A computed fold for a 1500-nucleotide RNA from an uncultured bacterium, annotated as small-subunit ribosomal RNA. Its mean pLDDT, the model's own confidence on a scale to 100, is 81. It matches the Rfam family "Bacterial small subunit ribosomal RNA". Rfam links the family to the GO terms ribosome and structural constituent of ribosome.
RNA sequence: AGUUCGAUUCUGGCUCAGGAUGAACGCUGGCGGCAUGCCUAAUACAUGCAAGUCGAACGGAGUGAAGCCUUCGGGUUUCAUUCAGUGGCGAACGGGUGAGUAAUACGCAGGGAACCUGGCCAUGGCAGGGGGAUACACUCUGGAAACGGAGCAUAAGACCCCAUAGGCAGUAAGGCGGCAUCGCCUUACUGUUAAAGAAAGCUGAAAGGCUUUGGCGAUGGAUGGACCUGCGGUGCAUUAGCUUGUUGGUGAGGCAACGGCUUACCAAGGCGAUGAUGCAUAGCCGGCCUGAGAGGGCGGACGGCCACACUGGGACUGAGACACGGCCCAGACUCCUGCGGGAGGCAGCAGUAGGGAAUUUUCGUCAAUGGGCGCAAGCCUGAACGAGCAAUGCCGCGUGAGUGAGGAAGGUCUUCGGACUGUAAAGCUCUGUUGCCGGGGAAAAAGGGGAAAUGCAGGAAAUGGCAUUUCAUGGAUGGUACCCGGCCAGAAAGCCACGGCUAACUACGUGCCAGCAGCCGCGGUAAUACGUAGGUGGCGAGCGUUAUCCGGAAUGAUUGGGCGUAAAGGGUGCGCAGGCGGUCUGUUAAGUCUGAAGGCAAAGGGAUGAGCUCAACUCAUUUAUGAUUCAGAAACUGGCAGACUUGAGGACAGGAGAGGGCGGUGGAACUCCAUGUGUAGCGGUAAAAUGCGCAGAGAUAUGGAAGAACACCAGUGGCGAAGGCGGCCGCCUGGCCUGUGACUGACGCUGAGGCACGAAAGCGUGGGGAGCAAAUAGGAUUAGAUACCCUAGUAGUCCACGCCGUAAACGAUGAGGAGCAGGUGUUGGGAGUGAAAUCUCAGUGCCGAAGCCAACGCAGUGACUCCUCCGCCUGGGGAGUAUGCACGCAAGUGUGAAACUCAAAGGAAUUGACGGGGGCCCGCACAAGCGGUGGAGUAUGUGGUUUAAUUCGAAGCAACGCGAAGAACCUUACCAGGUUUUGACAUCGGAUGCGAAGGCGCAGAGAUGCGCUGGAGGCUAUCAUCCAGACAGGUGGUGCAUGGUUGUCGUCAGCUCGUGUCGUGAGAUGUUCAGUUAAGUCUGGCAACGAGCGCAACCCCCGUGGUAUGUUACUAACGCUUUAGGGCGAGGACUCAUAUCAGACUGCCGGUGACAAACCGGAGGAAGGCGGGGGAAGAACGUCAAAUCAUCAUGCCCCUUAUGACCUGGGCUACACACGUACUACAAUGGCGUCUACAGAGGGAAGCGACCCUGAGAAGGGAAGCGAAACCGGAAAAGGGCGUCCCAGUUCGGAUUGAAGUCUGCAACCCGACUUCAUGAAGAUGGAAUCGCUAGUAAUCGCGGAUCAGCAUGCCGCGGUGAAUACGUUCCCGGGCCUUGUACACACCGCCCGUCAAACCAUGGAAGCCGGCAACGCCCGAAGCCGGUGGCAUAACCUUUUAGGAGUGAGCCGUCGAAGGCGGGGCCGAUGACUGGGGUUAAGUCGUAACAAGGUAACC
Repeated sequence: AGUUCGAUUCUGGCUCAGGAUGAACGCUGGCGGCAUGCCUAAUACAUGCAAGUCGAACGGAGUGAAGCCUUCGGGUUUCAUUCAGUGGCGAACGGGUGAGUAAUACGCAGGGAACCUGGCCAUGGCAGGGGGAUACACUCUGGAAACGGAGCAUAAGACCCCAUAGGCAGUAAGGCGGCAUCGCCUUACUGUUAAAGAAAGCUGAAAGGCUUUGGCGAUGGAUGGACCUGCGGUGCAUUAGCUUGUUGGUGAGGCAACGGCUUACCAAGGCGAUGAUGCAUAGCCGGCCUGAGAGGGCGGACGGCCACACUGGGACUGAGACACGGCCCAGACUCCUGCGGGAGGCAGCAGUAGGGAAUUUUCGUCAAUGGGCGCAAGCCUGAACGAGCAAUGCCGCGUGAGUGAGGAAGGUCUUCGGACUGUAAAGCUCUGUUGCCGGGGAAAAAGGGGAAAUGCAGGAAAUGGCAUUUCAUGGAUGGUACCCGGCCAGAAAGCCACGGCUAACUACGUGCCAGCAGCCGCGGUAAUACGUAGGUGGCGAGCGUUAUCCGGAAUGAUUGGGCGUAAAGGGUGCGCAGGCGGUCUGUUAAGUCUGAAGGCAAAGGGAUGAGCUCAACUCAUUUAUGAUUCAGAAACUGGCAGACUUGAGGACAGGAGAGGGCGGUGGAACUCCAUGUGUAGCGGUAAAAUGCGCAGAGAUAUGGAAGAACACCAGUGGCGAAGGCGGCCGCCUGGCCUGUGACUGACGCUGAGGCACGAAAGCGUGGGGAGCAAAUAGGAUUAGAUACCCUAGUAGUCCACGCCGUAAACGAUGAGGAGCAGGUGUUGGGAGUGAAAUCUCAGUGCCGAAGCCAACGCAGUGACUCCUCCGCCUGGGGAGUAUGCACGCAAGUGUGAAACUCAAAGGAAUUGACGGGGGCCCGCACAAGCGGUGGAGUAUGUGGUUUAAUUCGAAGCAACGCGAAGAACCUUACCAGGUUUUGACAUCGGAUGCGAAGGCGCAGAGAUGCGCUGGAGGCUAUCAUCCAGACAGGUGGUGCAUGGUUGUCGUCAGCUCGUGUCGUGAGAUGUUCAGUUAAGUCUGGCAACGAGCGCAACCCCCGUGGUAUGUUACUAACGCUUUAGGGCGAGGACUCAUAUCAGACUGCCGGUGACAAACCGGAGGAAGGCGGGGGAAGAACGUCAAAUCAUCAUGCCCCUUAUGACCUGGGCUACACACGUACUACAAUGGCGUCUACAGAGGGAAGCGACCCUGAGAAGGGAAGCGAAACCGGAAAAGGGCGUCCCAGUUCGGAUUGAAGUCUGCAACCCGACUUCAUGAAGAUGGAAUCGCUAGUAAUCGCGGAUCAGCAUGCCGCGGUGAAUACGUUCCCGGGCCUUGUACACACCGCCCGUCAAACCAUGGAAGCCGGCAACGCCCGAAGCCGGUGGCAUAACCUUUUAGGAGUGAGCCGUCGAAGGCGGGGCCGAUGACUGGGGUUAAGUCGUAACAAGGUAACC
């Protein structure tokens, strides 16, 4: 930083960006330097090498050379060399690995009066005399081999004895010192114990001398090692007890040395909650990685220590080992074998197999450094130095540089203009790092050693020692580094990413597919998220991925967190250990502070400087916490001593109380029993029923019995630690408060374990049992009802004793102390007052300041500011489960995981939405009414079905007489068939120059084709035809890509903004509140003040009046008329028409209200509180991915001789059914006949059509008038008058059907309307349910218009007649405002629980079965050390002599003892028929538990 939410804040987890690696994998790969390279199987190993050396310790054998001798076979001497043997030194170093080891290890600091130390150094000494063997060799001999055996001979610096010295030990005496044991020195005695006088060189005739090396003992040093002590670094307590040589002592033994190290005896100790023992894991450290640090992780390379060397045991040798390349034994494995026996140990360097994601050459050299041996030369050295392989890492360099277009080509995108790739390329001009070629370079790394010479000291001299000089030699790496010259831009770039985090975007393909993904999440036809391409970003010989560690993570919080509600206070108290602790004085110096010392190896790190051209790398100088020791300081903490009174306690005097235990006792009520009275019901519920009752209930009265609980008082009153405690009286008893201040003198606080108490339910034993009441039964309810309701009813509830030990045991708030505004109530004391007021102590409530808090809230009873102690938390689920253990009679309780799974789970608050929550208020919403629908027939639409097609759309309200204001053809989009292809329609190019529409004829169903006529237009093309392609065309798809338009909530009163204010914030305020309204309408108040879109107003019609005008309208007065009609003259009065103006505004009065707004009533008025109606207007922010791609437009996709276009015919009109909307009815408020009255609005020229004639009629034939206040349709109908019918399937009703016609039209068969005659179906007022309407409304009656050739019961309008009812807002529906709850936000058509069924996953139990680990008991008992030992063997010494002794050895015996065997247990793991739950999984089943009062409040 991302991620929980509609948004917010907090909590909280998950994830990412950084750094690192002994890495691995994928793609890619030019060079160099420096590093690094089996993390796994401490698995098994072929082959070679990795430890030898010394002839100046010894004897011998072989070979060669030279000399001498020779019997010519050879012998001998010397030298050189080789070989094994005896002997010496080394092999205990170096090299490898990390199995074991939680302490016999390691690190840091110490200790010794408790030790050893080869080689090396220093000092001062010694080396005298003897002796006996033996290997190799030789001879014989066993064996396949490995390997031996016997005999004989021989040497030593091998071995042995004696002497001497010093040392050591003991005893005795003396002295000095100290630290308890003791240490040191001197003397005497006793005991014990050395050696090689060798080798070489020089010299000398020799004896000898000299030099170097070596030997022995002693004393020191140095080095190395052993031992002891303190401190330190790990997980589990679901490991709590462990221990018998164990702990200590004494004696003895043993050791280099201390020590139970061993042994005998004695005592009974020792360790452990500051974690013993056990199990698991692990080599430790310097350091390395990370981090601001504190920390966390790691211990590969390099360095120190330890451990190990096939596994286990053991000793030998030695200065040193219990020994990687030694020995013995046992075991497993491998190999050889002649089957009798033997051999072996790469965790040395290479290498092989195996394992694994994975780790190199069977290289060169001893040149250097170092090691062993040697006097030395030298030999050995897989230590080491180098090279090889590997981008494994770090560092450096390169793959070119400059110039070069308004910018090539190609590619990609495009709004088609262009843009990007891109100065990039090409081209031109340069450079040459690297590379290649040629040459130089014997560089540096080497100093030295050997040889020779010279000098110096000593010596008779020589050798030798020290110093200097000269010459030659000496390099694995390597002809390498480096240098010089030449040559060519020539040979050298990839990887990952591009939705957010996170730098970087477009196109195409794909279509919840393929795939991506670290988290959130992408993909269901326009994907910046998949794949590819172009472009871009990042890094670069690398880049990504994976794994692991630290960081971020304050997410285990010492630095640096928390616990009212997010996870988290133990149910409560008492109290051991522990932690913490009042005032003063003295002392001490453990903590603390200051100074000093040594130490913390080197490397590494920091700083400074230096060397490789730089860097990495390397070198030099310098530097660093804690711990140890010494000295000092004394404030604070601690220790010790003394004192004090304020903390705490005690005494005395008062006080309140449902505090606890026990025993009594009281009244009311319920129930039961008995009796009386009395009669038919009682009881119960929403309503019922079960039940009780005529065998007398219920009711009522009296008496009695029994059990349980204690009304009123009673109170956010009291008491108690909590649980909890309630009639009254008595007894016993705990705690608290107040006052006083003569007592004690810190006695205190907290409290892990521990102990005690601990509601209800439950358990045991024995009582008791009135009421209530799990279980149970019955009755209801219900789809079901194992519930809610009812009737019964058992445990239980009660008592005694004993268990249990848990609760939402809650203030969801541990205990104690101190400090910190106020106000108000209340309980119990005290002071005070006449009574009050007031003050004070201890409780108990409310409000509230500061402060705190994520917010809510808390706030002297803190969740404030601090101190002390305890408990607890660390994502959700799995799970308070499993397992183990403890407790319990049981139920169960306490302690308490993991695998797996999710990216959340959660707290508080916000805005909405919702509620079978609340309040207020509207609406034909209900109610009150009137008339319908739902039943019938028909019309019409829809579904369904059917069909070649029955074109398409619309789908609750808000689809269904809807698009469609009118499907016979057309329309028409559908189907069948027939045709057509630049097209029926638009634009452009080329060619030709003709001949379009119309008319006629022929073929054809027609489209179409042909012919004739015709003559538009054009004549250099604008027209026509033909040709070619760009394109046309599409009622094809997507309304979930869109514009536009529309419906709906809804004419509902709402929806917002600016500034300010409040809040961390989402947001709030305003807009809430009081009143009022049809209205967020208006008024008042108010941290709000204003504003916008809506409401209203503005417009039209109707209602009144005035004015103007007066035909085609009108006609009062006057006049005319064949006639009686405003017909005519005339009039402008009236009606009316057309304009325009006025009027109504709560303006006036009264009342109510708050003096407001407003409401009620009234006056006046034609009209009164919006006057009624309307839409030519408008209808807010928005909701429904609402409707429409088929009105139109339009992106993308699709078709292109077809999904385009044309034609004929058919279909959209089908028909078992179902639904919606209508019409007509069922009749007498009616039907029929006849006579008769009164409208408004609108229409009319391819029209309306008077009137006349014909027809029974539809209609036909003529025909006036009228483009309309003029003419026409035109009859209005209901109504009124008269007559008839008489309650019936009718004189109701008219469907259906038959027949005959009329009209429109190319054409009425599918499939029109109308007329006449005939026919005369269902239907007798309609179940559940449901619709409209509040006044000129409903109902009823007719009239007109649009569409239209024709075709309305539909639609849109018009007028006529003309009601009923509204108490009211409880209920249904919809809506508005406020409030409340919420686990909803896709917003209740929401969310969500559990069983069952299915798949997968991990896990518990389980008869068993398999394996591992460490012990125990017993048996066996190898090798070996130790001990013992005979009648065995035996060179050195002794005595004596042919034996004996001392000693030693083999053998045997014994203790111990590895492996093994037997046995019963313990712990751990794997597996297991079956079984238990758990988790996960778009659309399974059953119900509806929870969230709203969730429909029975929820939960513990």

The RNAcentral record of the sequence draws on Greengenes.